[in-house]
Record summary
A computed fold for a 77-nucleotide RNA from a soil metagenome, annotated as c-di-GMP-I riboswitch aptamer. Its mean pLDDT, the model's own confidence on a scale to 100, is 87. RNAcentral holds the sequence, with entries from MGnify. Its Rfam family is "c-di-GMP-I riboswitch aptamer". Gene Ontology term of the family: cyclic-di-GMP binding. About the family: GEMM was predicted in a large-scale screen for bacterial structured RNA regulatory elements.

């Protein structure tokens, strides 16, 4: 970051297996993505527990919520 080239990933839904649940995983399938690689580091939001229940904590999910760190392919303004 363009009417480029090679191409990359893959939401919702469906199937089957994990998980106490948010969710995660493999196939299937595309809505979208110029970092939709990767990292729970800081916010947010979700579960799941405690509590003296204003609210705060402690586990854990979410990277395709936001910001960041680290890393890549191509080469017009």
């Nucleotide at each position: 970051g363009a009417u480029a080239a090679g191409g990359g990933c893959a939401a919702a839904c469906c199937c089957g297996c994990c998980g106490c649940g948010a969710g995660g995983c493999g196939g299937g399938g595309a809505c979208g993505c110029a970092a939709a690689g990767c990292c729970a580091c800081g916010g947010g939001u979700c579960a799941g527990g405690c509590g003296g229940c204003a609210c705060g904590c402690c586990u854990g999910a979410u990277a395709g919520c936001c910001g960041g760190a680290c890393u890549a392919c191509c080469g017009a303004a």